[in-house]
Context: one part of a larger RNA
RNA sequence: CGUGGAAACUUGAAGAGGCCCUUCCUUAGUACGAGAGGACCGGGAAGGACGAAGCUCUAGUGUACCUGCUGUUCUACCAAGGGCAUUGCAGGGUAGCUACCUUCGGUUAAGAUAAGCGCUGAAAGCAUCUAAGCGCGAAGCUGUCUCUAAGAUUAGGUUUCAUAGACUGGUUAGAGAAUAUGACCUUGAUAGGCCGUACGUGUAAGUCCAGUAAUGGAUUGAGCGGAGCGGUACUAAUAAGCCGUUUGA
Repeated sequence: CGUGGAAACUUGAAGAGGCCCUUCCUUAGUACGAGAGGACCGGGAAGGACGAAGCUCUAGUGUACCUGCUGUUCUACCAAGGGCAUUGCAGGGUAGCUACCUUCGGUUAAGAUAAGCGCUGAAAGCAUCUAAGCGCGAAGCUGUCUCUAAGAUUAGGUUUCAUAGACUGGUUAGAGAAUAUGACCUUGAUAGGCCGUACGUGUAAGUCCAGUAAUGGAUUGAGCGGAGCGGUACUAAUAAGCCGUUUGA
């Protein structure tokens, strides 16, 4: 840009992917075989690699969370803290992300076939699967399964709406390199703050008590807390510009 407005839901021409492998039990120590050995067919159970989705469990990370510890410096000093030392080191750890974790998948008819095996059968009074004709037959092909898909210019179909909104701008995340996409812009929970809560850490500071003191105990599962969840207009989404309204967004 087209598909002669918009949105939602769809059909499927065509394309892509997948359809994997092993072991064990049973049938059955059966058929077969002198024995040694040892099945087809059928039924069942595990596992491997691969793939998809997810974070409930397990585990990892988690340099803006909590705690402990060392040296030094600063806050005049004690105490309590800040900075630096690889995030100073160490022990844990929410969300998110992830796998070593969890769930699921590879199935079954069918059709046409390959090698191969056949039926009928002449040329060639016999024989012959082939010359006419007919059948069986594979993890392979088509299809069944999953995904994309109407630029399939043959541009499809159904339903609804139908005149007014779109963009810039701002707060932003279930989105993200930019863009785009989604939510919201006071008739407001969009982000921050605040409140509550989940969860993490593990009993803060101060004061009091015991002890000469180190230290211990009480207040106290305390204090503190990033991303989770639920609330709350306190802060910021103000004000406005531009294009368009059948010359068809």

Predicted 3D model of a 249-nucleotide part of an RNA (large-subunit ribosomal RNA, domain VI) from a bioreactor sludge metagenome. Its Rfam family is "Bacterial large subunit ribosomal RNA". The RNAcentral record of the full RNA draws on SILVA.